A computed fold for a 349-nucleotide part of an RNA from a Cytophagales bacterium, annotated as small-subunit ribosomal RNA, central domain. The organism belongs to Cytophagales, within Bacteria. The coordinates come from a structure-prediction model, not an experiment, and the mean pLDDT is 86.
Context: one part of a larger RNA
């Protein structure tokens, strides 16, 4: 390398845009680059292969021949691909009507809880636990009522509903921004699809520079437990954790399933449109678009997956090639750092 794979066996890139670069819809006309068959040349000897012949025989040596991928000319063919040039609409866009949603950004506002304060009431214990102590508490805690305040989430509704490329979004509203569906079939007339380099977004935790700081709460301190107990539990508590700019580029970034298109039994539940008929607002059928839940057929190595493939085919892009060394080691690149990408070998089984 070929082949054969990528839910779990190793293997799908964290997601999107999108360069180049591969592939690309129906009809027609030219044209012959690819292609496909003809001539005519070149494809040097030796060697190899066929046949014959010399050495007693082979090895070996000599003669004759056929073949020879390819590549150069020609004059042909025109199905497919290319090219050039024309017209199409069914794909892809656009338009005009609707309609959806916790998509995102800023900015206002709201209740409850917590803890804090200050004030009254009020007397001895609260608090915590399997059970204790540590810890607050007569300088009046706790309880329980009022008033102030401050941060952070946002009960119910909520729902194998919804949105969004992922990541991920939920109190209420207002202003910007943006997606998706559906029904029309007016308009463009292949304008598509994938995408390696590359540029963008990316949870949590880190990091930088200022802010905040209620509760939680790594590190840290004390009670305990226990042979010990650098833990599990308790009683405190700094970093975080919020906010604003800026890094960092990783996750079990998972549907452990790349995207795109076509095609292939049904049943049922729900969400968003539309349409048609009954009734009179709902009720059924039916179609598009999603998001469950079972199955035919098939696929699977079984779980299982089945129109949301894991089936049946195409296009492209990633990736995999026995375990450990090893996601190290050595260079490079990035980052302030932490670390990130990339990524061996030796030896060993």
């Nucleotide at each position: 390398u070929u082949g054969g794979g990528u839910u779990u066996a190793a293997a799908g890139g964290g997601u999107g845009c999108g360069u180049a670069g591969g592939c690309g819809g129906g009809c027609c006309u030219a044209u012959a680059a690819g292609u496909c068959a003809g001539u005519g040349g070149u494809g040097a000897a030796a060697u190899a292969c066929u046949u014959c012949a010399g050495c007693u025989u082979a090895a070996c040596u000599g003669g004759a021949g056929a073949g020879g991928u390819g590549c150069c000319a020609u004059a042909g063919a025109u199905a497919c691909u290319g090219u050039a040039g024309g017209c199409c609409u069914u794909g892809a866009g656009u338009g005009a009507a609707a309609u959806u949603g916790a998509a995102g950004u800023a900015g206002g506002c709201g209740g409850a809880a917590u803890u804090g304060a200050u004030g009254g009431u009020g007397u001895a214990g609260c608090g915590g636990u399997g059970a204790a102590a540590u810890g607050c508490a007569u300088a009046g805690a706790u309880a329980u009522c009022a008033u102030c305040a401050a941060g952070a989430a946002c009960a119910c509704c909520g729902a194998u509903a919804g949105c969004g490329a992922a990541g991920g979004c939920a109190g209420c509203u207002u202003a910007c921004u943006u997606a998706g569906u559906u029904u029309c079939a007016a308009c463009u007339g292949a304008c598509g699809c994938u995408g390696a380099u590359g540029c963008a977004c990316g949870a949590a935790a880190g990091c930088g520079u200022g802010g905040g700081g209620a509760g939680c709460g790594a590190a840290c301190a004390g009670g305990a437990u226990u042979a010990g107990a650098u833990a599990c539990c308790c009683u405190g508590g700094u970093a975080g954790u919020c906010c604003a700019c800026g890094c960092c580029g990783u996750a079990a970034a998972c549907g452990a399933u790349g995207a795109u298109u076509a095609c292939u039994c049904g049943c049922u539940g729900u969400u968003g449109g539309c349409g048609a008929u009954a009734u009179a607002u709902u009720a059924c059928u039916g179609u598009c678009a999603g998001c469950g839940g079972c199955c035919a057929a098939g696929c699977g190595a079984a779980a299982g997956c089945g129109u949301u493939a894991a089936g049946u085919a195409a296009u492209c892009c990633a990736c995999c090639u026995g375990g450990g060394g090893a996601g190290u080691a050595c260079g490079c690149u990035g980052g302030c750092a932490a670390c990130a990408g990339u990524g061996a070998a030796a030896c060993u089984c």